[in-house]
RNA sequence: AGGAGCCCGUGGACAGCUGACGGUGGCCGACGAGGCCGCUGAGGAAAGUCCCCACUCCAAUCGCAGCGCGGCCCGGCGCAAGCCGGGGCGCCGAGAGGCGCGGCAACCGCACCGAAACGACACCGCCUCCGGGCGAGGAUGAUCGGCGGACAAGGCCGUGACGGUCCCGGCGGAACGGGUGCAACGGCGAGCCCCCGCGGGAGCAAGUCCGGGAUGGACGCGCAGUCGAAUGCUGUCGGAACAGAAUGGGGCUUACGGCGGGCGCCU
RNA sequence: GGGCCCGUAGCUCAGCCCGGUUCAGAGCGUCCGGCUCAUAACCGGUUGGUCGACGGUUCAAAUCCGUCCGGGCCCA
Numbered sequence: 001a002g003g004a005g006c007c008c009g010u011g012g013a014c015a016g017c018u019g020a021c022g023g024u025g026g027c028c029g030a031c032g033a034g035g036c037c038g039c040u041g042a043g044g045a046a047a048g049u050c051c052c053c054a055c056u057c058c059a060a061u062c063g064c065a066g067c068g069c070g071g072c073c074c075g076g077c078g079c080a081a082g083c084c085g086g087g088g089c090g091c092c093g094a095g096a097g098g099c100g101c102g103g104c105a106a107c108c109g110c111a112c113c114g115a116a117a118c119g120a121c122a123c124c125g126c127c128u129c130c131g132g133g134c135g136a137g138g139a140u141g142a143u144c145g146g147c148g149g150a151c152a153a154g155g156c157c158g159u160g161a162c163g164g165u166c167c168c169g170g171c172g173g174a175a176c177g178g179g180u181g182c183a184a185c186g187g188c189g190a191g192c193c194c195c196c197g198c199g200g201g202a203g204c205a206a207g208u209c210c211g212g213g214a215u216g217g218a219c220g221c222g223c224a225g226u227c228g229a230a231u232g233c234u235g236u237c238g239g240a241a242c243a244g245a246a247u248g249g250g251g252c253u254u255a256c257g258g259c260g261g262g263c264g265c266c267u
Numbered sequence: 268g269g270g271c272c273c274g275u276a277g278c279u280c281a282g283c284c285c286g287g288u289u290c291a292g293a294g295c296g297u298c299c300g301g302c303u304c305a306u307a308a309c310c311g312g313u314u315g316g317u318c319g320a321c322g323g324u325u326c327a328a329a330u331c332c333g334u335c336c337g338g339g340c341c342c343a
Stems, first nucleotide, its partner, number of pairs: 001267003005263006011256001012237006021041008043242001047253002050251005055203004067199005072087006088101005102194002108189003118186001123178003126173002129170005137162001144158004207219004268342007277295004287326001296314001298312004319335005
């Protein structure tokens, strides 16, 4: 210097034209029509409508159940939703960094595979004993014991009728092993369980007033302000993209790209 | 402006709400064959899916969770 990333911030300025548009203040005019001079007029997300609050009506006034939302720990802010800082564990990433987080005492679930999948075991292999079957071999010596040897084989001495091995069934057994599978007796998960915290329901098309009534009017509605809903056009600078208020405020999420700062990489 | 619901085969829908080798199904339709002189009906066979999209949780997602996209209904 270039490239691909991550985090945070920020979300134009100036000039001209028409003096156009919504609202509003003052003055002139007649308190009207209108005119003149001012002020003010879209966003960081105004979006999605996912939460909370103000506000309004309905229901209830306590508690439980049910339902919804949230849930690592500590500190701080906030009515709340939630946010900020620090720390822990797990996963992803080369890294900067990002994502997730209550519990398993009971209940429920863990498909297929596998001997067995949540209760501890059973089952098979293995060991001992018993019963049965087949049965080579065996008085030309089975089996058992001893000598010697190497705890072997062959051999020698004694004994004297069974029977190595295989198959089936049964009683018992301390320990060990068992092709699988995400997971093998110790666990994992729950949005069908349990614990903790918060929450009554509906929403400004809520609702209130005027009116006999109307498809009526006014308010709610705010120094942006109201319903087919104003916020114009052009130029310059490197000024783009996503995007246009509707009761207001706060939070979350999503979309977006220009610029600024920081971080860790590669060439 | 606000509230609610739904996206599964060409069409209409099951299965989601207790996640799993009945998880990808049914009817109509398409196509082929049969029956008929021929058509329809009928009979037999066949065809067809990124479960709206993308992430997450999980061993495993059409199903549970989140965010988008596209439709529909209701309220003055």
This is a predicted complex of two RNAs, RNase P RNA and transfer RNA, with 343 nucleotides together. Rfam match: Archaeal RNase P. Rfam's curators write: Ribonuclease P (RNase P) is a ubiquitous endoribonuclease, found in archaea, bacteria and eukarya as well as chloroplasts and mitochondria.